Annotation
The part of an RNA shown here (large-subunit ribosomal RNA, domain I) has 542 nucleotides and comes from Roseburia sp. NCBI's taxonomy places the organism under Bacteria, Bacillati, Clostridia, Lachnospirales, Roseburia.
Context: one part of a larger RNA
RNA sequence: AGCGCAGGGUGGAUGCCUUGGCACUAAGAGCCGAUGAAAGACGUGAUAAGCUGCGAAAAGUCACGGGGAGGAGCAAAUAUCCUUUGAUCCGUGAAUGUCUGAAUGGGGAAACCCACAUGAGAAUAGCUCAUGUAUCCAUACGCCAAUCCAUAACGUAUGGAAGGGAACCCGGUGAACUGAAACAUCUAAGUAGCCGGAGGAAGAGAAAGAAAAAUCGAUUUCCAAAGUAGCGGCGAGCGAAAUGGAAAGAGCCCAAACCGGAGUGCGUGCAUUCCGGGGUUCGGACCGCAUAAUUGAUUCAGCAAUUCCAGCAGAACUGUUUUGGGAAAGCAGACCAGAGAGGGUGAAAGUCCCGUAAGCGAAAGAAGAGCUGACAUGGCGGUAUCCAGAGUACAUCGAGACACGAGAAACCUUGAUGGAAUAAGCGGGGACCACCCCGUAAGGCUAAAUACUACUUAGUGACCGAUAGCGCAUAGUACUGUGAAGGAAAGGUGAAAAGGACCCCGGGAGGGGAGUGAAAGAGAACCUGAAACCCUGUGUUU
Numbered sequence: 001a002g003c004g005c006a007g008g009g010u011g012g013a014u015g016c017c018u019u020g021g022c023a024c025u026a027a028g029a030g031c032c033g034a035u036g037a038a039a040g041a042c043g044u045g046a047u048a049a050g051c052u053g054c055g056a057a058a059a060g061u062c063a064c065g066g067g068g069a070g071g072a073g074c075a076a077a078u079a080u081c082c083u084u085u086g087a088u089c090c091g092u093g094a095a096u097g098u099c100u101g102a103a104u105g106g107g108g109a110a111a112c113c114c115a116c117a118u119g120a121g122a123a124u125a126g127c128u129c130a131u132g133u134a135u136c137c138a139u140a141c142g143c144c145a146a147u148c149c150a151u152a153a154c155g156u157a158u159g160g161a162a163g164g165g166a167a168c169c170c171g172g173u174g175a176a177c178u179g180a181a182a183c184a185u186c187u188a189a190g191u192a193g194c195c196g197g198a199g200g201a202a203g204a205g206a207a208a209g210a211a212a213a214a215u216c217g218a219u220u221u222c223c224a225a226a227g228u229a230g231c232g233g234c235g236a237g238c239g240a241a242a243u244g245g246a247a248a249g250a251g252c253c254c255a256a257a258c259c260g261g262a263g264u265g266c267g268u269g270c271a272u273u274c275c276g277g278g279g280u281u282c283g284g285a286c287c288g289c290a291u292a293a294u295u296g297a298u299u300c301a302g303c304a305a306u307u308c309c310a311g312c313a314g315a316a317c318u319g320u321u322u323u324g325g326g327a328a329a330g331c332a333g334a335c336c337a338g339a340g341a342g343g344g345u346g347a348a349a350g351u352c353c354c355g356u357a358a359g360c361g362a363a364a365g366a367a368g369a370g371c372u373g374a375c376a377u378g379g380c381g382g383u384a385u386c387c388a389g390a391g392u393a394c395a396u397c398g399a400g401a402c403a404c405g406a407g408a409a410a411c412c413u414u415g416a417u418g419g420a421a422u423a424a425g426c427g428g429g430g431a432c433c434a435c436c437c438c439g440u441a442a443g444g445c446u447a448a449a450u451a452c453u454a455c456u457u458a459g460u461g462a463c464c465g466a467u468a469g470c471g472c473a474u475a476g477u478a479c480u481g482u483g484a485a486g487g488a489a490a491g492g493u494g495a496a497a498a499g500g501a502c503c504c505c506g507g508g509a510g511g512g513g514a515g516u517g518a519a520a521g522a523g524a525a526c527c528u529g530a531a532a533c534c535c536u537g538u539g540u541u542u
Stems, first nucleotide, its partner, number of pairs: 001541009015527001016492002020464002022461007029453002031164002039100003042055003046078001050074002061094006070082003105114003115133007135161008168199001169197005179186001183233001209216002220247005230238002251445003254389001258277009283387003286382004295376002299374005306367003311360002317333004322329001334351002336340001342354003394418007404430001425440005479486002499526001502513004
């Protein structure tokens, strides 16, 4: 030195565990903000670095409920206090709420600096306290230049806005990689990104519709129709609709004609503005006759079942000189069950504890089916005259969007230029024309069925179990970067600290005794403790 055997060290795999995750289900909730949000800074404790809570009234104050013996958060220590005159704790409501931040008196390198006005404090600037003082928009009013009237500007009051938010939604803008086995039309894709806006949903929506049967009757979503009809360097690819079935179901209001009132302009009978009635496509006004059923999503008021937000109560087992440190295990004999879900307890408990089943419960706050009242709504006939949304429909040129790439290309949107008709009208039925049929544009509102889940509650898993599962068993921390940003590692003593008094060696670290414990070969570098690697002893070979 090699190869064995035995015993150690190191190391942290494996096993077991779970405080944490992941995915989903059913409900709830779906916004917060100038009454100052989200997010923070700095404070705040007897002692206090961090987290949590709170805000100079600062781990808290007040009221009302619940609850019933300990309590002063994580957090174990000491001190000092609180508490059956009901504390701590839980719920609801209220008070306080520094500074930054839309940040809003002005400024600013966020958490800082500097003001003014008015009022109060015995008060005339200075000290203290309180309140107000940004901008824009709307409405009303005031005051007023060039410039005579006026207007712009300026000012005051009242109301509103602003900023944040996981996804979902609407609109604007809008790529490229990629695919086409290259690439340019095309695709990716109206996707990603950016911007604006809204709501608990949004958008759409009561036919100038779809169709072709003497048809249907707002919108939305799903299943089929169908990978069909089509579009397409007819390549790659893109890709409907009618119709049938299902979910849900709801319809309405203006403009105008006409009537009434008030005002403005000037040419004094015309034009025009506003307000009220009327009216809305089974068209209406107008004329004639009637004057109540109905309905309500709007608006207001009241009542209110019920639900949510603390909780209450809740059955039934003992023995054992079996084992063990420990009984819930074994043995023996019982009991409950509308409760044998689950968790805990020194191993494995229906009957020990918390619970579970079936029940019960609210002063305050929130939601609220439904009911009542007010209020609104609302009929039939006639058809002479009047009304029925104009720079609109439409045309041409250019685009976009329609499954549809200019095509035979309708329909829809609109940048440019032109530019109608008036219900005997006008639009559509995929060029266009005729006939026929369907509808009534150029104003508006509308629940439900649908999408999503940052958040709350309850639960589930042939999901993970510490290199897994979220990046985090907690951390957006430590650390890196000028910055945008990037971004870890790290769990387990024991049933209970009973965490090793005391003695010895040592400067200490550490160790040897003693003691605790079932175990210390569980001693905090702490469950188990694999391998690599290192060492000791011994056998053997050279």
Its mean pLDDT, the model's own confidence on a scale to 100, is 82.